[in-house]
Context: one part of a larger RNA
RNA sequence: UGGCGGGGACCCGCACAAGCGGAGGAGCGCGUGGUUUAAUUCGACGGCAAUCGAAGAACCUUACCAGGGUUUGAAAUGUAUCUGCAUGCCCUAUGAAAAUAGGGAGGCUUUCGAAGGUGAUACACAGGUGCUGCAUGGCCGUCGUCAGCUCGUGUCGUGAGAUGUAGGGUUAAGUCCCGAAACGAGCGCAACCCCUAUCCUAUGUUACAAGUGUCUUAGGAAACCGCCUCGGUAAAACGAGGAGGAAGGUGGGGAUGACGUCUGGUCCGCAUAGCCCUUAUGUCCUGGGCUACACACGCGCUACAAUGGCCGAUACAAUGGGAAGCCAAAUCGUAAGAUGGAGCUGAUCCUCAAAAUUGGUCUCAGUUCGGAUUGAGGUCUGAAACUCGACCUCAUGAAGUCGGAUUCGCUAGUAAUCGUGAAUCAGCCAUGUCACGGUGAAUACGUUCUCGGGUCUUGCACA
Numbered sequence: 001u002g003g004c005g006g007g008g009a010c011c012c013g014c015a016c017a018a019g020c021g022g023a024g025g026a027g028c029g030c031g032u033g034g035u036u037u038a039a040u041u042c043g044a045c046g047g048c049a050a051u052c053g054a055a056g057a058a059c060c061u062u063a064c065c066a067g068g069g070u071u072u073g074a075a076a077u078g079u080a081u082c083u084g085c086a087u088g089c090c091c092u093a094u095g096a097a098a099a100u101a102g103g104g105a106g107g108c109u110u111u112c113g114a115a116g117g118u119g120a121u122a123c124a125c126a127g128g129u130g131c132u133g134c135a136u137g138g139c140c141g142u143c144g145u146c147a148g149c150u151c152g153u154g155u156c157g158u159g160a161g162a163u164g165u166a167g168g169g170u171u172a173a174g175u176c177c178c179g180a181a182a183c184g185a186g187c188g189c190a191a192c193c194c195c196u197a198u199c200c201u202a203u204g205u206u207a208c209a210a211g212u213g214u215c216u217u218a219g220g221a222a223a224c225c226g227c228c229u230c231g232g233u234a235a236a237a238c239g240a241g242g243a244g245g246a247a248g249g250u251g252g253g254g255a256u257g258a259c260g261u262c263u264g265g266u267c268c269g270c271a272u273a274g275c276c277c278u279u280a281u282g283u284c285c286u287g288g289g290c291u292a293c294a295c296a297c298g299c300g301c302u303a304c305a306a307u308g309g310c311c312g313a314u315a316c317a318a319u320g321g322g323a324a325g326c327c328a329a330a331u332c333g334u335a336a337g338a339u340g341g342a343g344c345u346g347a348u349c350c351u352c353a354a355a356a357u358u359g360g361u362c363u364c365a366g367u368u369c370g371g372a373u374u375g376a377g378g379u380c381u382g383a384a385a386c387u388c389g390a391c392c393u394c395a396u397g398a399a400g401u402c403g404g405a406u407u408c409g410c411u412a413g414u415a416a417u418c419g420u421g422a423a424u425c426a427g428c429c430a431u432g433u434c435a436c437g438g439u440g441a442a443u444a445c446g447u448u449c450u451c452g453g454g455u456c457u458u459g460c461a462c463a
Base pairs, nucleotide, nucleotide: 001463002462003460004459005458007457008456009455010454011453012452013451015447016446019410020409021408022407023406026302027301028300029299030298031297032296033295034293035292042053043052064288065287066286067285068284069283070282073125077124078123079122080121081120082119089104090103091102092101093100094099127277128276130275131274132273136271137270138266139265140264141262143260148187149186150185151184152183153182154163155162156161167178168177169176193254194253195252196251198221199220200219201218202217204215207212208211224248227242228241229240230239231238304403308362309361310360311359313358321350322349325344326343330339331338332337369400374395375394376393377392378391379390380389416439417438418437419436420435421434422433
């Protein structure tokens, strides 16, 4: 100087407390461990692994396994020799395919040569999701959007260092004020950026009966403790309340992540050093596996019902997507869906039905709750749904009556609850993720305690 302390003082945070709703019990889905397996590819393991890489594992993907092929190679550049043929296309045979063997038509050129291309051989080389993230770059997580981390000059100290950055107030903030051997400065904080709440101007293809402006797209105004009162002080910074205002004290939300820490993660995104393989650890194909199943853990979905289930009628959104696409009317089918073809390259068309809401019925039951599981029949995508897809109909109708210790989220348009859209994508194992709107609470006395963090101080057998 740091670090640490079941030392001290002060302060903060959904950290506790006050509340609301969950997890832990059930069934199922997904991930992980374990076990099994020819293979169940690999990575990630407290917080900071486990709906994570993966915004889509039937083939492909695919890295794994079995078998069958291939060896200048699936793709690259070049050299030498040979080939005057091609590549491509068609046919036949073998084959699971990859491929192998054979044949044919047609065709470029001046055919001589050069250039270029094809094939063969030889050689340089290619290739590797092989290893080391403890050789690395880049990128990312984390403490933490915590308020900190430093420098120049000066001063003090033999020196390591200190001061500045301590102290008194104050703040969300090393934010600002006062003040002191310090005076200044930088990276962070804040502001500048985006969305949103109000108004104005312009815009006018949507909307409405017209020339208006719900709305669209641009530009601007507005909020600053500016005004008043009180507190505060030498003066301030600042705090509490009020007025006006659409909005009040950072208005709400986002983006933004200092010096560094974890020898954190990634050599399976990419790049890269070294090592290793080179008739194989490269590469092509078929099939299988990544989907196994006594079990354990994590994250979710659906429930256990009457604030509900079922039936009927009916009202109101926002974001977004669309040409190998979105798909209307109409017809057929109980339905999934099929036929059909109008419209749309989209503020105009389509997806589009929003759902919770509202009337009737059920009357507390393992039920008209719950829907797992299983049987049968179908639809769709796709060469192909056996391993291993989603959906529909009929039948079946399991556990489950609110969950031990323990534990998680959330302070307002939030929690809870209700649906909607998108990416990936042929289809989909999405109950995931990321967005969007509808309905819409309770509680916060407070900082003793738990956890994490910041500042000062103190002790130390630690560095």
A computed fold for a 463-nucleotide part of an RNA from an anaerobic digester metagenome, annotated as small-subunit ribosomal RNA, 3' major domain.